[in-house]
RNA sequence: GCCUGCGUAGCUCAGGGGUUAGAGCGUCGCCCUCAUAAAGCGAAAGUCGCUGGUUCGAAUCCAGCCGCAGGCA
Numbered sequence: 001g002c003c004u005g006c007g008u009a010g011c012u013c014a015g016g017g018g019u020u021a022g023a024g025c026g027u028c029g030c031c032c033u034c035a036u037a038a039a040g041c042g043a044a045a046g047u048c049g050c051u052g053g054u055u056c057g058a059a060u061c062c063a064g065c066c067g068c069a070g071g072c073a
Base pairs, nucleotide, nucleotide: 001072002071003070004069005068006067007066010025011024012023013022018056027043028042029041030040049065050064051063052062053061
């Protein structure tokens, strides 16, 4: 340099054009307890990597760029 895959909550991931963007773990609060943990109830947390394009409408499709992983030379 070229090719492929990935980038979504603190972490691991789902979601592949219209719905309120979700799950598990974690965090916080409540409950319980002598206390802690577990169980139970609730809450917070997202510019969906960035910029542009297509579209009535983009996390989703397209292009470029950035980052990570792998492959070829």